[in-house]
Context: one part of a larger RNA
RNA sequence: CCAUGCUGAAGGAACUAGGCAAAUUACUCGCGUAACUUCGGGAUAAGCGAGACCCAAUUCUGGGCAACCAGGGUUGGGUGGCACAAACCAGGGGGUGGCGACUGUUUAGUAAAAACACAGGACUCUGCGAAAUCGAGAGAUGACGUAUAGGGUCUGACGCCUGCCCGGUGCCGGAAGGUUAAGGGGAGAUGUGCAAGCAUCGAACCGAAGCCCCGGUAAACGGCGGCCGUAACUAUAACGGUCCUAAGGUAGCGAAAUUCCUUGUCGGGUAAGUUCCGACCUGCACGAAUGGCGUAACGACCUCCCCACUGUCUCCAGCAUGGGCUCA
Repeated sequence: CCAUGCUGAAGGAACUAGGCAAAUUACUCGCGUAACUUCGGGAUAAGCGAGACCCAAUUCUGGGCAACCAGGGUUGGGUGGCACAAACCAGGGGGUGGCGACUGUUUAGUAAAAACACAGGACUCUGCGAAAUCGAGAGAUGACGUAUAGGGUCUGACGCCUGCCCGGUGCCGGAAGGUUAAGGGGAGAUGUGCAAGCAUCGAACCGAAGCCCCGGUAAACGGCGGCCGUAACUAUAACGGUCCUAAGGUAGCGAAAUUCCUUGUCGGGUAAGUUCCGACCUGCACGAAUGGCGUAACGACCUCCCCACUGUCUCCAGCAUGGGCUCA
């Protein structure tokens, strides 16, 4: 010096990206326990006290015919120690916010998460020799099931909700019309031959699906404006004009896991706060099942604060064990 343990004056997070690590807490009984809440929870919330041993009284339980034996409780008195859940074992706690409802699952060997799954919701396909999937096929799964079933896609408990746009793309529907292949059809033309003929080309016209066309459909893929003016201080603009669009973003939320400018501005917390919390709205570039906004409970998740606690630190010291190192 390294690893692993133990102890420490005063201070107590000043350490650090971050209380990482360590320390604290820990059991049983009694008391006591907030906001919030889906009334189940939250909750071992938080917080406070007691606990060993001896003696006496009293009471209960089990066994026994009984004497009595074993065990537990309550009350009172006493004893010893620094220390009585004496070792081992054995939750630190509280508050705010974000995300995800939850228990689960995952990158065997850098990631356990806010990712996946999930119950619930929705759309869509499928009438049974089902759809879908595997196979060249027979066949098999689906399913010894039958639309309260099975497949696909999206969303993701619960609560309140889920606005406008069908112009583009997709899907669905449409006995008309346009276009359209092989094929049918043959007006006619050509080659050859003396000719009959043989051969080749071939206009109308009839020809599917598809596409065009006409509609529907957004919990299908997706999309959801600009400029100018206007109120008796100023400012702002309920209001008006105009251009464009398929339609111009509704509710709710908003410097946000989204805000560039930005450490926005104001308030809170600190002596001091690019983080955090509450507001504002100028949303560079939120927004409604690529779901929006809330939400009790839950989380080895993330963020901020407080109490307790500590060698994380001020600032290091000592001890133990095993290495390293030096010598043999």
Molecule: large-subunit ribosomal RNA, domain IV
Organism: Teichococcus vastitatis